[in-house]
RNA sequence: GGGCCCUUAGCUCAGUUGGUAGAGCGCCGCCUUUGCAAGGCGGAGGUCGCCGGUUCGAUUCCGGCAGGGUCCA
Numbered sequence: 001g002g003g004c005c006c007u008u009a010g011c012u013c014a015g016u017u018g019g020u021a022g023a024g025c026g027c028c029g030c031c032u033u034u035g036c037a038a039g040g041c042g043g044a045g046g047u048c049g050c051c052g053g054u055u056c057g058a059u060u061c062c063g064g065c066a067g068g069g070u071c072c073a
Stems, first nucleotide, its partner, number of pairs: 001072007010025004019056001027043005049065005
C1' cells in the first nucleotide's frame, strides 16, 4: 500500500428482504428472608462509530473517513 470482516445499552451480542431497536449479564427499586444469596415483579440506560448520498422514511442500501481484526505485498 491492497483484499476481506467487524463497529448497536456499562459488557457480550441479536435484529431487520427500509417503517421511529431487543436479549443475557450488570445497575436501581419492590416482594420474599431474622439477614444474605437465590427467585419473582417492575424500572433506568442507546443521536445503532463519524460525515454525506438515495428515499416519504435509513441501524438496514451507496460513497468517504476513523478505529479494531485478519490475509497478501
The RNA shown here (transfer RNA) has 73 nucleotides and comes from a Nitriliruptorales bacterium. It matches the Rfam family "tRNA". From the family's description: Transfer RNA (tRNA) molecules are approximately 80 nucleotides in length. The family's RNA type in Rfam is transfer RNA. NCBI's taxonomy places the organism under Bacteria, Bacillati, Actinomycetota, Nitriliruptoria, Nitriliruptorales. Its mean pLDDT, the model's own confidence on a scale to 100, is 81.